[in-house]
RNA sequence: UCCGAUAAAGAGCAAAACCGGGAAAACCCGGUGGCGCAAAGCCCUGAAUCUAACGCUGAACUGAGCCAGGAUUACCAGGGUUGCCGAU
Repeated sequence: UCCGAUAAAGAGCAAAACCGGGAAAACCCGGUGGCGCAAAGCCCUGAAUCUAACGCUGAACUGAGCCAGGAUUACCAGGGUUGCCGAU
């Protein structure tokens, strides 16, 4: 210096649920909360998943199918970059 297991301390992030707001929806933002997380920091790519307003198809009584330019990453993989402790 690198890798793995694990304890403690400081700092940080924040699942479900509830409340308020935004959105057609997925979902997002704020508050409460504290499941968890050493990258559950940031950026890029792939992949997967969710939604289907607009649009298109087809149809006929208001319903069906397709479509991402809308979303998620705390589902997964790869790359770049920064980063806390240092006991056993």
A computed fold for an 88-nucleotide RNA from a Chloroflexota bacterium, annotated as c-di-GMP-I riboswitch aptamer. The coordinates come from a structure-prediction model, not an experiment, and the mean pLDDT is 76.